Notes:
The part of an RNA shown here (small-subunit ribosomal RNA, central domain) has 352 nucleotides and comes from Takayama helix. The organism belongs to Takayama, within Eukaryota. The coordinates come from a structure-prediction model, not an experiment, and the mean pLDDT is 87. The gene name in the source record is rns. It matches the Rfam family "Bacterial small subunit ribosomal RNA".

[in-house]
Context: one part of a larger RNA
RNA sequence: UUGGGCGUAAAGCGCCUGUAGGUUGUUUAAUAAGUCCGUUGUUAAAUCCCAGGACCCAACUCUGGAUAGGCACCGGAUACUAAUAAACUAGAGUAUGAUAGGGGUAGAGGGAAUUUCUAGUGUAGCGGUGAAAUGCGUUGAUAUUAGGAAGAACACCGGAGGCGAAGGCGCUCUACUGGGUCAUUACUGACACUCAGAGGCGAAAGCCAGGGUAGCAAAAGGGAUUAGAUACCCCUGUAGUCCUGGCCGUAAACGAUGGAUACUAGGUGUUGCGCCUUCGGGGGAAGGUGCAGUGCCAUAGCUAACGCGUUAAGUAUCCCGCCUGGGGAGUACGCUCGCAAGGGUGAAACUC
Numbered sequence: 001u002u003g004g005g006c007g008u009a010a011a012g013c014g015c016c017u018g019u020a021g022g023u024u025g026u027u028u029a030a031u032a033a034g035u036c037c038g039u040u041g042u043u044a045a046a047u048c049c050c051a052g053g054a055c056c057c058a059a060c061u062c063u064g065g066a067u068a069g070g071c072a073c074c075g076g077a078u079a080c081u082a083a084u085a086a087a088c089u090a091g092a093g094u095a096u097g098a099u100a101g102g103g104g105u106a107g108a109g110g111g112a113a114u115u116u117c118u119a120g121u122g123u124a125g126c127g128g129u130g131a132a133a134u135g136c137g138u139u140g141a142u143a144u145u146a147g148g149a150a151g152a153a154c155a156c157c158g159g160a161g162g163c164g165a166a167g168g169c170g171c172u173c174u175a176c177u178g179g180g181u182c183a184u185u186a187c188u189g190a191c192a193c194u195c196a197g198a199g200g201c202g203a204a205a206g207c208c209a210g211g212g213u214a215g216c217a218a219a220a221g222g223g224a225u226u227a228g229a230u231a232c233c234c235c236u237g238u239a240g241u242c243c244u245g246g247c248c249g250u251a252a253a254c255g256a257u258g259g260a261u262a263c264u265a266g267g268u269g270u271u272g273c274g275c276c277u278u279c280g281g282g283g284g285a286a287g288g289u290g291c292a293g294u295g296c297c298a299u300a301g302c303u304a305a306c307g308c309g310u311u312a313a314g315u316a317u318c319c320c321g322c323c324u325g326g327g328g329a330g331u332a333c334g335c336u337c338g339c340a341a342g343g344g345u346g347a348a349a350c351u352c
Base pairs, nucleotide, nucleotide: 003324004323005322006321007306008305012320014201015200016199017198021194022193023192025088026087027086028085029084031082033081034080035077036076037075038074040072041071042070043069049065050064051063052062053061091191092188093187094186095185096183097182098181099180103177104176105175106174107173108172109171110154114150115149116148117147118146119145120144121143125136126135162169163168206247207246208245209244210243211242215241216240220236221235222234223233258319259318260317261316262315263314266297267296268295269294270293271292272291273290274289275288276287277286278285279284301308302307325352326351327350334345335344336343337342
């Protein structure tokens, strides 16, 4: 490479945008490049294959013949693919009208709690644990009342509920802004899918510069426990956690399940929008139904099993990524990115 695979055995890039490339709806015409049919030439001889001959036979050998395939010319076919022209509307998109939402960015505001400060009341303890001690407290703590300050996070609602491509997003209001869904007709007329390279986004931790620091808390110090205790428990506590700007680019970045399209029994929840019916004075509610999401159960089918099952791991097509025994090893070397930490790419010897 082929073949076979990728939920859990090795294997889906963390996610998106998108170039080349690959693939690509319906109809008609003309072309005939691919495709198909045929003729001719060529593809040395020997060999192989077929028929026959001669050495007693065979092997060896001699004579004759032929196919497949390749290449090229010529003649034809036109279903499919292709390129050209014309058209269509079922894919895709645009417009219009609604609509749900913790989608994003910025600004403003709010209350509870915590810590701390000031003042009052008040007196001997508080705190902490399995038990203690370190620690705090007569320079008045803890508790309690009033007032002030600061930073961080937003109880209830809250839901197997919503939104986002993923990471992720939750107090309230305002401004700007992205995407989705539904409905109706109208418009464009294949404008589509996927995507090597490329570009962008990307939790936490970490890094650089400048701020900020209430609580929590790596490191560090102390008290316990213990044979020891560089831990688990306790008292402190610095980076950090927060903000602004810039890096880093990784995670069990998980549904451990790439994207798109079509098809294939049902049942039962729930979210959004529309329609129908019933009820209600009304806000609205209930039932049914269509589309779009999101859960559970389950048929056929699939699966090694577990399980999956219209949100497929079923049945198919297209495109991309990846795997090919364990260790060595995500290591070495080289290249490349990074301030660094390190990231990306990524072997072999040897060994079982």